This is a predicted structure of a 158-nucleotide RNA (SAM riboswitch aptamer (S box leader)). Its Rfam family is "SAM riboswitch aptamer (S box leader)". Rfam links the family to the GO term regulation of gene expression. From the family's description: The SAM riboswitch is found upstream of a number of genes which code for proteins involved in methionine or cysteine biosynthesis in Gram-positive bacteria.
[in-house]
RNA sequence: CGCUCAUCCAGAGGGGCAGAGGGAUACGGCCCGUUGAAGCCCCGGCAACCCUCCAGCCGGUCUUGGCACGCAGCUAGCACGCUGACGUGGUGAGGCUCCCGGCUCGGGAAGGUGCCAAAUCCGUCUCAUGGCGAAAUGCGUCAUGAGGAAGAUGAGGA
Numbered sequence: 001c002g003c004u005c006a007u008c009c010a011g012a013g014g015g016g017c018a019g020a021g022g023g024a025u026a027c028g029g030c031c032c033g034u035u036g037a038a039g040c041c042c043c044g045g046c047a048a049c050c051c052u053c054c055a056g057c058c059g060g061u062c063u064u065g066g067c068a069c070g071c072a073g074c075u076a077g078c079a080c081g082c083u084g085a086c087g088u089g090g091u092g093a094g095g096c097u098c099c100c101g102g103c104u105c106g107g108g109a110a111g112g113u114g115c116c117a118a119a120u121c122c123g124u125c126u127c128a129u130g131g132c133g134a135a136a137u138g139c140g141u142c143a144u145g146a147g148g149a150a151g152a153u154g155a156g157g158a
Stems, first nucleotide, its partner, number of pairs: 001157001003156006013043005021032003026124004044116003049112002052108003055104006062094004067089004071084004120150001125147009
């Protein structure tokens, strides 16, 4: 930065300074806060995105068997057929020392980030289903679900 991808219902708090706000933005709701908000500092922790090592599995790969098609040779009028250190594509069995890729609510946590009230606190836009409003496929409203937008974090890109 109007860029790409992944994730966002899990998890993890104490102290010091400070002193009134805070939960991204707008509105609505609901919360947190003088039993101390934001911010800054120290220590601690969570997690596993990057990184790293390990385990298992799968694929590539390796060995071998068979099949189909093609190709070449033989026979032959043609086809069938037979042969093959050949090619291609599935496939069965085995190996997996090394190498590459992938997967697992896998294991680890030194380092780079991040995070440590509430689902990203909830809603807002679209669609679907259902309830209610005297009735209707329409309108309003409520609930549930799916998606989007916006945002956050990481990894990359320009």